Context: one part of a larger RNA
RNA sequence: UCCUCCUUAAGGAACUCGGCAAAAAAGCGGGCGUAACUUCGGGAGAUGCCCUCCCUAAACAAGACGCGAAAGCGUUUUGUUUAGGGCGCAGCGAAAGUUUCCCUGGCGACUGUUUACCAAAAACACAGGUCCCUGCGAACCCGUAAGGGGAUGUAUAGGGGCUGAUGCCUGUCCGAUGCCAGAAGGUUAAGGAUGCCGGUUAGUUGUUUGCUUCGGCAAACAAUGAAGCUGAGUGUCUUAAGCCCUGGUCAAUGACAGCGGUAACUAUAACCGUUCUAAGGUAGCGCAAUUCCUUGUCGGGUAAGUUCCGACGCGCAUGAAAGGUAUAACGACUGGGGAACUGUCUCAAGGAGGAGCUCG
Numbered sequence: 001u002c003c004u005c006c007u008u009a010a011g012g013a014a015c016u017c018g019g020c021a022a023a024a025a026a027g028c029g030g031g032c033g034u035a036a037c038u039u040c041g042g043g044a045g046a047u048g049c050c051c052u053c054c055c056u057a058a059a060c061a062a063g064a065c066g067c068g069a070a071a072g073c074g075u076u077u078u079g080u081u082u083a084g085g086g087c088g089c090a091g092c093g094a095a096a097g098u099u100u101c102c103c104u105g106g107c108g109a110c111u112g113u114u115u116a117c118c119a120a121a122a123a124c125a126c127a128g129g130u131c132c133c134u135g136c137g138a139a140c141c142c143g144u145a146a147g148g149g150g151a152u153g154u155a156u157a158g159g160g161g162c163u164g165a166u167g168c169c170u171g172u173c174c175g176a177u178g179c180c181a182g183a184a185g186g187u188u189a190a191g192g193a194u195g196c197c198g199g200u201u202a203g204u205u206g207u208u209u210g211c212u213u214c215g216g217c218a219a220a221c222a223a224u225g226a227a228g229c230u231g232a233g234u235g236u237c238u239u240a241a242g243c244c245c246u247g248g249u250c251a252a253u254g255a256c257a258g259c260g261g262u263a264a265c266u267a268u269a270a271c272c273g274u275u276c277u278a279a280g281g282u283a284g285c286g287c288a289a290u291u292c293c294u295u296g297u298c299g300g301g302u303a304a305g306u307u308c309c310g311a312c313g314c315g316c317a318u319g320a321a322a323g324g325u326a327u328a329a330c331g332a333c334u335g336g337g338g339a340a341c342u343g344u345c346u347c348a349a350g351g352a353g354g355a356g357c358u359c360g
Stems, first nucleotide, its partner, number of pairs: 001355008010346002014344001019341001026098001029051004037042001039165001053086015087091001100339007107331002112124002128163007140149003166326004171256003176253002178249005185244003191238006197231004203224009257275005284318001285315001296312005
C1' cells in the first nucleotide's frame, strides 16, 4: 500500500451523475387498526399501536379414558381467556435465515420473453381489436418433382399484415401510389394469314463461236423472266394479359395551407375578403421520451431548484390502431421529493485476519 471484516465523538447525504455501497427500523406468532384511489377483485402484511418469559389458580372448548341406562361426574392432553404472583435494562432475550417505508410523475396494462460471454429495458410476446386471403386436391410454406406440413383440421377453421388489457374514442381527404372490380374505346408480343421487295431459274430473245444433211443443232455470254422454293428486309389483317381508361377502397401507402382586414381605451379577433388544394389537423393532449429559441412565463416545493410537480399555448417540428387520451393493479425499468438510517461525506482514526516487503 492492497484485500476481507469490526468499531467510532459531533454532524447526518453536506458525498455523488445518482444514497452507489453501507447502516438501520422491521422480522416468527397473536390482538387491534388500516388512507387516497379503484376495473370493487384490490390497494393491504398499507402506514401504525400493543402483547410475547416463568409460577399458581379458575373458567371454557375439543379429543381420549373410566363410572353410569341416560343426564352427568371424575381423570388426563392440547388450546384459549381471566385473576394473582416472580425476575431482569431487555422475555420471537441467543443463532441462522429473510428484509426499509411513504408521497408524486413518465413508459409499458399485467405473469412472461430477450442480446449463451459488456444492454433485461420503455424492446419482444400477450389476451383483446381490426383488415386481407382461403370452399378444401384450400390459401400459405418446404421441395426440380414425387411428396410433405397446413390437418387425420373445414370459415366459431387456417394463413398473413397492423395495433396491443380495460374505459372514452378513433375526425377530414380516393388527387398521387397500392389493391379490388369493370369492360366500351385506344395501345400492345410471339404466333397465324396474306401482300410487296430481293434471291434462285424452266422458258423466251439477242450476240459470238463450233458443227452441219444448210432445215438447223450445241455451247458460252447478256437481257428478260412463269410457277415453286426461299429470307438480312418491309406492309396489312387477326390476336391475350398488361397499360391508358371507368369506378370503389385509408384500422391500404400516405396527406391534412397561405395572405390581408375588422369590435366604442388598448389588445385580441367570433367576423369578412382573397389565392391555392384531393382535403386543409376534428376530439384530445401539449415547452412533452416530441420545444430550436429555452434555465419559455406563472404557481408549488427549497434559505437557495437548468431537474421535478401543476398550469398557460400560433405545437421550430403533437394528434387519433406507425393509434389519441385516461387509467386501478403490476415493474431487479426511469425522473423528483420525504421519513428512518448510517464513515457516502466534513475528516479521518483505531482494531482483526490475509497478501505485499525483509530475513530464512
Large-subunit ribosomal RNA, domain IV from a Minisyncoccia bacterium, 360 nucleotides, folded computationally. It matches the Rfam family "Bacterial large subunit ribosomal RNA". NCBI's taxonomy places the organism under Bacteria, Bacillati, Minisyncoccota, Minisyncoccia. Its mean pLDDT, the model's own confidence on a scale to 100, is 82. The RNAcentral record of the full RNA draws on ENA.